[in-house]
Context: one part of a larger RNA
RNA sequence: GACGAACGCUUGCGGCGCGCCUAACACAUGCAAGUCGAACGGUGAAGAGGAGCUUGCUCCUCGGAUCAGUGGCGGACGGGUGAGUAACACGUGAGCAACCUGCCUUUCAGUGGGGGACAACAGUCGGAAACGACUGCUAAUACCGCAUAACGUGCUUAAGAGGCAUCUCUUGAGUACCAAAGAUUUAUCGCUGAAAGAUGGGCUCGCGUCUGAUUAGAUAGUUGGUGAGGUAACGGCCCACCAAGUCGACGAUCAGUAGCCGGACUGAGAGGUUGAUCGGCCACAUUGGGACUGAGACACGGCCCAGACUCCUACGGGAGGCAGCAGUGGGGAAUAUUGGACAAUGGGGGAAACCCUUAUCCAGCGACGCCGCGUGAGGGAAGAAGGUUUUCGGAUUGUAAACCUCUGUCAGCGGGGACGAUAAUGACGGUACCCGCGGAGGAAGCCACGGCUAACUACGUGCCAGCAGCCGCGGUAAUACGUAGGUGGCAAGCGUUGUCC
Numbered sequence: 001g002a003c004g005a006a007c008g009c010u011u012g013c014g015g016c017g018c019g020c021c022u023a024a025c026a027c028a029u030g031c032a033a034g035u036c037g038a039a040c041g042g043u044g045a046a047g048a049g050g051a052g053c054u055u056g057c058u059c060c061u062c063g064g065a066u067c068a069g070u071g072g073c074g075g076a077c078g079g080g081u082g083a084g085u086a087a088c089a090c091g092u093g094a095g096c097a098a099c100c101u102g103c104c105u106u107u108c109a110g111u112g113g114g115g116g117a118c119a120a121c122a123g124u125c126g127g128a129a130a131c132g133a134c135u136g137c138u139a140a141u142a143c144c145g146c147a148u149a150a151c152g153u154g155c156u157u158a159a160g161a162g163g164c165a166u167c168u169c170u171u172g173a174g175u176a177c178c179a180a181a182g183a184u185u186u187a188u189c190g191c192u193g194a195a196a197g198a199u200g201g202g203c204u205c206g207c208g209u210c211u212g213a214u215u216a217g218a219u220a221g222u223u224g225g226u227g228a229g230g231u232a233a234c235g236g237c238c239c240a241c242c243a244a245g246u247c248g249a250c251g252a253u254c255a256g257u258a259g260c261c262g263g264a265c266u267g268a269g270a271g272g273u274u275g276a277u278c279g280g281c282c283a284c285a286u287u288g289g290g291a292c293u294g295a296g297a298c299a300c301g302g303c304c305c306a307g308a309c310u311c312c313u314a315c316g317g318g319a320g321g322c323a324g325c326a327g328u329g330g331g332g333a334a335u336a337u338u339g340g341a342c343a344a345u346g347g348g349g350g351a352a353a354c355c356c357u358u359a360u361c362c363a364g365c366g367a368c369g370c371c372g373c374g375u376g377a378g379g380g381a382a383g384a385a386g387g388u389u390u391u392c393g394g395a396u397u398g399u400a401a402a403c404c405u406c407u408g409u410c411a412g413c414g415g416g417g418a419c420g421a422u423a424a425u426g427a428c429g430g431u432a433c434c435c436g437c438g439g440a441g442g443a444a445g446c447c448a449c450g451g452c453u454a455a456c457u458a459c460g461u462g463c464c465a466g467c468a469g470c471c472g473c474g475g476u477a478a479u480a481c482g483u484a485g486g487u488g489g490c491a492a493g494c495g496u497u498g499u500c501c
Stems, first nucleotide, its partner, number of pairs: 001500003005497005012373006018366002020331001025329003029326003034073003039070002042067001047062007080284003090208007099201002104197008112146001114144002121136006152177011182189002210256003217247003222244006229237001259281004263274004286307005309320004337363001339362003345359001346357004376406004386397004410442001412437005420428001445490005450471003456485005466473002
């Protein structure tokens, strides 16, 4: 000098930031991912019209709010945490002639004709519940054939060009295979195939990346080859066979520690330390394992299995996962509200209206940090009183106060009142800001005073009580302990402790 700090004393206001560093401990409650009726079959409220009449009901038609279900898109983003990881995890620079990419953009081509189901629903049944079984009916942008078929894919073949070893590209011919879905307010929005782009990812490699040798050898899918499988893709990634390799004092292996970086702190720099907030990447989601769906996951608020724990139970069986936002217990020196709003920015769905959004924007709490402001200004000597001290003359507190003349920052009260939104829409917020009112009124402490180190006397105590960062002080005149007066330093803070330079 710095801090995500804590503790002690003290505390007026504002702005901007920051706020579980410990138990990746356990969690009550609420919310945090939905949306689309312009994909579909149903349900059918309000309302309108008509009829019957028992005059306040029933029926019919229109109308379509709403809702569970089928279906689509999104739940792989956003948000959290740092347990694991010493690794192509990260940083940086390359490569993929070994790859994928929903939504979006551009271009080309197409959208023909059929079929069978399953939910919902109805009925029956089982179960305490969670939930489930059977029978029957039904729609679709759900599902399945058929047709069409190339600049697609596979195979065969011809010619040409290029490179980086395997090879790659272009053009031509033949053959085989593969698609689609409609909705509507008639504006459009969709659907299918292909090519390209953009975006996002996957993989490989060079270099860099902590400590220990009181860890010296490690390794059997291990190292390589051939073949087959698998993947979007290369590869012992997996498997069969064959060979016996591969790594290591330029530190393998093992053990310990640790998310990495942009950055941050410090320092003249070199360097040292660090990785909170913000941004990028990675990993994880009660512990371990697994796959499904999907363009994308081996998926925080999805599924299955196992373990631990908690809860419900009719004992047969079930339910759950805050390292999301609040909040609770616990741990701890220590870290906040079960707040408001989608107004803005952004995200998902929708043609849109709009809906959802603890992302976000705000507010609340905390001197936790930084910054700013105030606690008054000028005059005022009888140097008042009081306090302290004294050699009793005085000295000092001290222009300090009183007193006089002023001012109005901040806080308070009253009035007006935004930008943020160029039409509508403002949580913040009657906030910021502006005007007025009154009146010095409401606003100063903390630490130190032996030397280092700015700042001294008195009393008390008497190696006691105590102080102390180091030297050291205290045993009867203590500037070092305690108190008082005075002084010095900083100031809404001041000291102490801890850590780093």
Molecule: small-subunit ribosomal RNA, 5' domain
Organism: uncultured bacterium